[in-house]
RNA sequence: GGGCCCGUAGCUCAGUGGUAGAGCAGUGGACUUUUAAUCCAUCGGUCGAGAGUUCGAUCCUCUCCGGGCUCA
Numbered sequence: 001g002g003g004c005c006c007g008u009a010g011c012u013c014a015g016u017g018g019u020a021g022a023g024c025a026g027u028g029g030a031c032u033u034u035u036a037a038u039c040c041a042u043c044g045g046u047c048g049a050g051a052g053u054u055c056g057a058u059c060c061u062c063u064c065c066g067g068g069c070u071c072a
Base pairs, nucleotide, nucleotide: 001071002070003069004068005067006066007065010024011023012022013021018055026042027041028040029039030038048064049063050062051061052060
């Protein structure tokens, strides 16, 4: 330098056009002599950045940034 894949909550990941969710973590409560476990509630995101297409973009297109694999 070429090709391919990935980037979404603090972490691991869903979500393939109609205003984004789960588990774990955090916070509050219930239970318990206490802790742990369990249960309930809650907190959390300019979806890597910019532009384009569209009535509407996490999703489609282009450029860039970061990471990984591979070829030379």
Description:
Model confidence (mean pLDDT): 82 of 100. A computed fold for a 72-nucleotide RNA from a Dehalococcoidia bacterium, annotated as transfer RNA. It matches the Rfam family "tRNA".